[in-house]
Context: one part of a larger RNA
RNA sequence: GAUUGAACGCUGGCGGCAUGCCUAACACAUGCAAGUCGAACGGCAGCACGGCAGUAGCAAUACUGUGGGUGGCGAGUGGCGGACGGGUGAGGAACACGUCGGAAUCUGCCCAAUUGUGGGGGAUAACUAAUCGAAAGGUUAGCUAAUACCGCAUACGACCGAGAGGUGAAAGCGGGGGACCGCAAGGCCUCGCGCGAUUGGAUGAGCCGACGUCGGAUUAGCUUGUUGGUGGGGUAAAGGCCUACCAAGGCGACGAUCCGUAGCUGGUCUGAGAGGAUGAUCAGCCACACUGGAACUGAGACACGGUCCAGACUCCUACGGGAGGCAGCAGUGGGGAAUAUUGGACAAUGGGCGCAAGCCUGAUCCAGCAAUGCCGCGUGUGUGAAGAAGGCCUUCGGGUUGUAAAGCACUUUUAUCAGGAACGAAAAGCGUUGGAUUAAUACUCUGACGUGCUGACGGUACCUGAGGAAUAAGCACCGGCUAACUUCGUGCCAGCAGCCGCGGUAAUACGAAGGGUGCAAGCGUUAAUC
Numbered sequence: 001g002a003u004u005g006a007a008c009g010c011u012g013g014c015g016g017c018a019u020g021c022c023u024a025a026c027a028c029a030u031g032c033a034a035g036u037c038g039a040a041c042g043g044c045a046g047c048a049c050g051g052c053a054g055u056a057g058c059a060a061u062a063c064u065g066u067g068g069g070u071g072g073c074g075a076g077u078g079g080c081g082g083a084c085g086g087g088u089g090a091g092g093a094a095c096a097c098g099u100c101g102g103a104a105u106c107u108g109c110c111c112a113a114u115u116g117u118g119g120g121g122g123a124u125a126a127c128u129a130a131u132c133g134a135a136a137g138g139u140u141a142g143c144u145a146a147u148a149c150c151g152c153a154u155a156c157g158a159c160c161g162a163g164a165g166g167u168g169a170a171a172g173c174g175g176g177g178g179a180c181c182g183c184a185a186g187g188c189c190u191c192g193c194g195c196g197a198u199u200g201g202a203u204g205a206g207c208c209g210a211c212g213u214c215g216g217a218u219u220a221g222c223u224u225g226u227u228g229g230u231g232g233g234g235u236a237a238a239g240g241c242c243u244a245c246c247a248a249g250g251c252g253a254c255g256a257u258c259c260g261u262a263g264c265u266g267g268u269c270u271g272a273g274a275g276g277a278u279g280a281u282c283a284g285c286c287a288c289a290c291u292g293g294a295a296c297u298g299a300g301a302c303a304c305g306g307u308c309c310a311g312a313c314u315c316c317u318a319c320g321g322g323a324g325g326c327a328g329c330a331g332u333g334g335g336g337a338a339u340a341u342u343g344g345a346c347a348a349u350g351g352g353c354g355c356a357a358g359c360c361u362g363a364u365c366c367a368g369c370a371a372u373g374c375c376g377c378g379u380g381u382g383u384g385a386a387g388a389a390g391g392c393c394u395u396c397g398g399g400u401u402g403u404a405a406a407g408c409a410c411u412u413u414u415a416u417c418a419g420g421a422a423c424g425a426a427a428a429g430c431g432u433u434g435g436a437u438u439a440a441u442a443c444u445c446u447g448a449c450g451u452g453c454u455g456a457c458g459g460u461a462c463c464u465g466a467g468g469a470a471u472a473a474g475c476a477c478c479g480g481c482u483a484a485c486u487u488c489g490u491g492c493c494a495g496c497a498g499c500c501g502c503g504g505u506a507a508u509a510c511g512a513a514g515g516g517u518g519c520a521a522g523c524g525u526u527a528a529u530c
Stems, first nucleotide, its partner, number of pairs: 001530004006526005013377006019370002021335001026333003030330003035080003040077002043073002047071003051066006087288003096213007105205002110201008118152001120150002127142006158167003172193006180187002214260003221251003226248008263285004267278004290311005313324004341367001343366003349363001350361004380410004390401004416466005424457001429451008474519005479500003485514005495502002
């Protein structure tokens, strides 16, 4: 000099854009953070509509009862998603990360293609009844459905096998409809969404190797599944990954082993560079989810807001037994020099589910707080010498503060008030019309044109107007380094200090004043890095 996720002291007008627990991976009250699908299913607790019956009434209508009939839907079965998104950096010196390669693998949803989707069965939740328990939650009996579950048939591919041969699938739902069949439901046809098998792709993931990756030798030897082979097991997959047997190997001063420290990288800071330091925000990867262990389900987890076991802690209890996990967003206590709101919205972007409408989304977009940082703007402009008054200094002549002020003439950024007022929104939807599909002028898909709904921010940005210099300057320093000097007070005292050093009666070095210098909504100090 540059820099910082900074803190502290004094001061503080505005805006834009960023950033904001670096400490206790300490403990957490409360709310929210992952649901969705009725176009898979049985149903109907609640709401609405309509039907039927009854009561009141002349009637309109009101009330009561009743049937899942319709919209829809609590709880339940089932599907997909809760493995993403979000947080944190404890652990880990390791194939964890980075770069470059590799072969023995899997991959839901998505894309392309081939081929199929036939015919049956038995249960079970919900529900009902009984019953146990303070609760959490169960137990028994009975009824029922499915895209839940299980056989059978079939097998272009696929798998097993040397071959012969053998093994293994599936599910329906919704829209529309002319002829034909049917009392009807429907069959049938067609379109869309699904379902099974297989091949390829895309994406994602698992595995292996080479090289690189902190300090300590006051750590020199380490290793028995250890190193290799054979047989077997296991995995999606190679492999001591596991196991039995056999051999006795393997690593190490090119630093093994041990100890300490640490998430890694793109990057960031500094520097002319080489290098040094660092790894907040953003992005990629890894690891973790109260502590330790384990598996289940699943395409994917050994799973933050799933399960089980053990432990510590907290809470409820009828003392028998139960419940919980903010390193999600806010917020609380605590620790600390120190770090924000228990806010708004799904309008946009993205994600989950759904045919869709839509629902959910503390992701996200916004707002709030903080000079924490960067950038921009302002605190007025011109004129004005009697060089006013006052202050300070003085050689008492004067000098300086100083065009500074006042005065005069202007301007109105910002602030205040008033009026207007966005971009971010295009889709979806509806209508007309062309095309595809089809038996079809239905339905569905798609192109064009027209129409048209949706904004948290926010009555915000921005624009216009009004009056009025009005609403807005501090901080550090002035001995040398280092830009900037005098007076008074003090008297080795009080004090200053980054280094040299000042202070013991004329202190430009302490304290104050006047003056000056530097930076400026900041300025200094401290800490840290180059």